């Protein structure tokens, strides 16, 4: 240099054929406890890597950058 995958919350990942973003774990908060840990109940928290096209509407499709990974050279 070339080809293919990934790039959503602090982390690890889900998102059905385009319809307006979640789950576990972390964090904060009240119950339990004499405390603690375990359990229960609320919440805070995402310009979806960056940009631009397509659509009435894009995490999702298109093109370009970037960054990881993985094969060929």
């Nucleotide at each position: 240099g070339g080809g293919c995958u990934u790039g959503u919350a602090g982390c690890u990942c889900a998102g059905c054929u385009g319809g307006u973003a979640g789950a576990g774990c972390g964090c904060c908060g009240c119950c339990u406890u004499c405390g603690c840990a375990u359990g229960g109940c609320g919440g805070a928290g995402g310009u979806a890597a960056g940009g631009g096209g397509u659509u009435c509407a894009a995490g999702u499709c298109c093109c370009c950058u970037c960054a990881a990974g993985u094969c060929c050279a």